[in-house]
RNA sequence: AACUGAACAAGGCAAACCGCCCGAAAGGGCGGGACGCAAAGCCAGGGAGCUAAAGCGGGAUCGCCGCCGCCAGGCCCGCCCGGCUGUCAGA
Numbered sequence: 001a002a003c004u005g006a007a008c009a010a011g012g013c014a015a016a017c018c019g020c021c022c023g024a025a026a027g028g029g030c031g032g033g034a035c036g037c038a039a040a041g042c043c044a045g046g047g048a049g050c051u052a053a054a055g056c057g058g059g060a061u062c063g064c065c066g067c068c069g070c071c072a073g074g075c076c077c078g079c080c081c082g083g084c085u086g087u088c089a090g091a
Base pairs, nucleotide, nucleotide: 003090004089005088006087012037013036017032018031019030020029021028022027035078041084042083043082045081046080047079049075050074055070056069057068058067
């Protein structure tokens, strides 16, 4: 060091929910709050999942809007894999 673990030390993060803000939405930021987490630190590279503004198609209409379907360059790493880094203890 790989690896195994989370009893100990120093600590760290923060689900649901609530408030404000951003976003078409999914979702995100900040504050409160703790279900949990040894990578729940970082990276959307692969898979899964979520959303569908724009676009395309359909039906309808005088025409649009609205409605229905498809679609990711959007989102998600607290779903899995992969990459980079990392606390303590054992060895």

About this RNA:
Predicted 3D model of a 91-nucleotide RNA (c-di-GMP-I riboswitch aptamer). The model forms 95% of the base pairs in the Rfam consensus. Rfam family: c-di-GMP-I riboswitch aptamer. Gene Ontology term of the family: cyclic-di-GMP binding. Model confidence (mean pLDDT): 87 of 100.